A computed fold for a 72-nucleotide RNA from a Mollicutes bacterium, annotated as transfer RNA. It matches the Rfam family "tRNA". Rfam classes the family as a transfer RNA. The sequence is in RNAcentral, with records from ENA. The coordinates come from a structure-prediction model, not an experiment, and the mean pLDDT is 81.
RNA sequence: ACCUUGAUAGUUCAAUGGAUAGAACAAUUCUCUUCUAAAGAAUCAAUCUGAGUUCGAUUCUCAGUCAAGGUA
Numbered sequence: 001a002c003c004u005u006g007a008u009a010g011u012u013c014a015a016u017g018g019a020u021a022g023a024a025c026a027a028u029u030c031u032c033u034u035c036u037a038a039a040g041a042a043u044c045a046a047u048c049u050g051a052g053u054u055c056g057a058u059u060c061u062c063a064g065u066c067a068a069g070g071u072a
Base pairs, nucleotide, nucleotide: 001071002070003069004068005067006066007065010025011024012023013022018055027043028042029041030040031039048064049063050062051061052060
């Protein structure tokens, strides 16, 4: 320099262009318990950035940033 893959809650991961982006763990609150732990319930929390296509984009296209890998 070029090529490939990826970027989504605090963390690990889903979501084949269409209802309010979902789950687990974590955090907070509550229930239970003499207390703690465990268990149960609830709440909070996210689409890397910019443009384009589309009635509609996490999803498709282009550019950029970052990360991993490969070729020379």